[in-house]
Context: one part of a larger RNA
Molecule: small-subunit ribosomal RNA, 5' domain
Organism: uncultured bacterium
This record gives sequence, C1' cells and structure tokens, in this order.
RNA sequence: GGAUGAACGCUGGCGGCGUGCUUAACACAUGCCAGUCGAACGAAGCAUAAGAGACAGAAUACUACGGUAGGAAGAUUUUUAUGACUGAGUGGCGGACGGGUGAGUAACGCGUGGGUAACCUGCCUCAUACAGGGGGAUAACAGUUAGAAAUGGCUGCUAAUACCGCAUAAGCGCACAGUACUGCAUGGUACAGUGUGAAAAACUCUGGUGGUAAGAGAUGGACCCGCGUCUGAUUAGCUAGUUGGUGAGGUAAGGGCUCACCAAGGCAACGAUCAGUAGCCGACCUGAGAGGGUGGCCGGCCACAUUGGGACUGAGACACGGCCCAAACUCCUACGGGAGGCAGCAGUGGGGAAUAUUGCGCAAUGGGGGAAACCCUGACGCAGCAACGCCGCGUGAGUGAGGAAGUAUCUCGGUAUGUAAAGCUCUAUCAGCGGGGAAGAAAGAGGACGGUACCCGACUAAGAAGCCCCGGCUAACUACGUGCCAGCAGCCGCGGUAAUACGUAGGGGGCGAGCGUUAUCC
Repeated sequence: GGAUGAACGCUGGCGGCGUGCUUAACACAUGCCAGUCGAACGAAGCAUAAGAGACAGAAUACUACGGUAGGAAGAUUUUUAUGACUGAGUGGCGGACGGGUGAGUAACGCGUGGGUAACCUGCCUCAUACAGGGGGAUAACAGUUAGAAAUGGCUGCUAAUACCGCAUAAGCGCACAGUACUGCAUGGUACAGUGUGAAAAACUCUGGUGGUAAGAGAUGGACCCGCGUCUGAUUAGCUAGUUGGUGAGGUAAGGGCUCACCAAGGCAACGAUCAGUAGCCGACCUGAGAGGGUGGCCGGCCACAUUGGGACUGAGACACGGCCCAAACUCCUACGGGAGGCAGCAGUGGGGAAUAUUGCGCAAUGGGGGAAACCCUGACGCAGCAACGCCGCGUGAGUGAGGAAGUAUCUCGGUAUGUAAAGCUCUAUCAGCGGGGAAGAAAGAGGACGGUACCCGACUAAGAAGCCCCGGCUAACUACGUGCCAGCAGCCGCGGUAAUACGUAGGGGGCGAGCGUUAUCC
C1' cells in the first nucleotide's frame, strides 16, 4: 500500500447493488417449511330432477299412558340419474428433490485423467409384441369392548388401476450343447437349437391417458485404478481377516465384502503406525511474477440431521420435518403409560467484541401432484433492519473590501482567519409537497413488489460535515499552561522553566458520509 462475513471510538443526508451467528453441531415456546389425484375405488353427508310407496296419518296439544284430538306445501321412507363439495379411508405418484450445517473425515473424501470384458437406472424419448378368463380378502363403515390419553382388541359388511391363481410368450431369464469372428486374458460379439420359468388394468368428456414383457437411448447413480492433496521422528516399527490362494455365500456388480480350508505373508526412513489440525475444489486476497494466505457469499462434490446402532419400503434411503431399539434431556399423566427433536424460514434464551423481521406473495422462475382447471411450495420473487462493503450524488453557484465585527498573534506599526461572512443576482440535484404512472404477463384472465421506478408541476438556500493529524519517517506552526509531573508514543524518542513531540486555543495539512483504532493475511 492492498484486502476483510469484521469489531470498537467519534460522526452521520440520499439512492443503487450486494452482504449479514466467523462464538455453543448449545437448548428451544409459537406459527409456517410436502403434498396432490374423484379421469383408480367404496361408503357417508348436500342439492336438483324423475319414479315408487304410504290416509293403516307427520309436526303439535292433551292424557287415566290404553289412547284422543289434529289434518300438512301428500312429508318421514325408498330407488335411479346428474352436479359440485367436505373431512376421513383404500389405492397411485411425490415425501431420496428443493432448503440447512461443516461436527466428523488426512480418506479414492476431493481435484484431475482413465477404466467396468464387473454394474443399476422411476419419470422422459424412440421402436417391438401383447392385454384372455377367474378368485378370495381388507380398510372405511356398523356393533361391541380396553384405556386418563396415545392407541388399540373382537364380531360383521363392501370396492378398486389394492392382492392372488390360471391361459398365452414375439422377445427375455435359467440349464444343456453348437458354429463363425474376435480379444493380452478371465472372455466378448453375432447366429440358430432343445428343455424349462415368469406378465398385464383399466379409466374416459371417444380426443386421449394409463397397464405388461423385452430392446435402444437419454439422464442420474455405483465401483475400480494412475497422479496430486497440512504438521510432528521429542511418534520407528505396524498388521491375524491381517496378505495371498481354492471353494462357497452375498450384492445391481468386481472384491476378505463375509465364511470354510490352505499357505505365511502384507506395509514401512520415497516416513508405515501413532498423535495433532482440517470438509475438498472452481475460486477469492495479495504479488511484476514465482509464490504466500484463505475456502464467508455464488457454483460442483462429500459428510451429517439430539447421541449411538439397525433395518423396512422403494427405481433410488439405511431416509433432516419416516419406522424400530438403546442413551441423555424436555414435556403430559388418572402413575398403569405416553409425546418430542429448528445444523428448514422467522423468532427466544444462552455464549460472545459481534451478525437482521415471529413481514408480503405464489405475479415471475423452478419443483411435486393432476388429462386439465387448479392445489401445494419460508425453494424462490420481494419488502423490512444494519454506513457491514462497493459505486453514484448532495450539503449550493456567481458576484462581493486595500479587507466589517469577533478571535489569535504582535516589534503595537501591523499580520492572519479572508471573498471567507454579510449584502446583491441566480439555480433546484437530493429530501419535502401536488398530479400522472409503467414494463416485468408468451391465446384469455392473473403483479406480491407498488401508487414503486419513471415523468410533469409548484416551492424554499432552505433540511444535510465530520474525523484524524501537524518533531523526523510524513503533507502541515505559533501562543499560553505544565515543569522527568501530568502525559505522548508505530520506530527513533519527547517532558527536569523559553516543549513546533504533553494539554488547550488560533492557524494549517489529509481524507470525506465518513474518519481513525484494533485484529488477521499478502
């Protein structure tokens, strides 16, 4: 000198764009953050229409509980159709994305370059072949029952694109054997054979949307390898599933991944093991570069979701707002038993030098569901707070004296502040007032931001300047006070009676809505 997710002191007018718990991965009140589909399904309730049935009689009143009176818009009841909707339930898809954090991890975690002749892939695209015929349940619901609750138990009824057999099999899996070509090799590719095994679901507004099997692609993922990736030797030896083989199991898949048997190996001074520290990168800061430092925001990858362990479902998880077990903590309880997880968005306590609103909207972009209308979305778009940063603008412009007053100094003549002020003539950026008023929205409709940006008009110099420094480095000097005191200080050093170095004043220098200090990096 440059830089910062900064903090502190003094000061503070406006706007644009960014950024904002670096500490306790500490604990969390409250609200919201993942739903959707009636064009998969049954039942309930509502409205409308049509029909059936009921004069054996509704409401209501009286009663001696036996009835009596009463006389309706012909109700209650029931069937069918249509319509829109509600909160549950079965079923489908989505809750593995998006959002957060950096605790752990020195590792194929990340970066980079390869490999899989060792693999999987819902939705999507292309193209092929099909979709025949049956069955038994179960939730909801009804009844009953246990419990304070959370939550259940039993009996009965019912549907499906839920579930289960049967048929069919172009292609596919498995077993057996074959031919051709090919690879360094385990083998691979193509063609054809025999046996054997496994499918399906319909809905509809007739336009479509779905289902099953197998193929190709795309996308996403899994695994392996070369190289690179902090410090310590005051850590020198480490290792029994350990290293390799054979066989088996397991997996989507290779593999000690797991297991049985066999062999005794494997790593290490080119630093094993141990210990400490740390998410990695694109990038960012600095520097002429080489380097050095950093990894906040944004983007890619990884890991985690109170702590530890486990699997289920599924194309995909060993799953932040799913399940089970254990532990700590908090809450409810009728003491028998239950409930919870903000490192989502706000917000609270605590810690700290220190870091914001319990805001508006799904209008845009994107995502989930749906045929669609649409619904959901603290992703996102916006607004609020903070000079935290960068950038821009303003706090007025011109004229105005041999030069007011005041103040400081003085050799008492003067000099400085100083065209500075006043005065006169102008202008209106910003702020304030009044009027108009968007784009962002692609056939229709739809704008949170927002009466915002922007435009026009009127109006007043009014509402808007501080901070640090002045011995040298280093731009900028005098007076008074103090007297090795009080104090200053980044280094050298100032102060013991004439201090340009302390304190105050006048003057001056620098930067400017900031200026200094502290911390950290080059």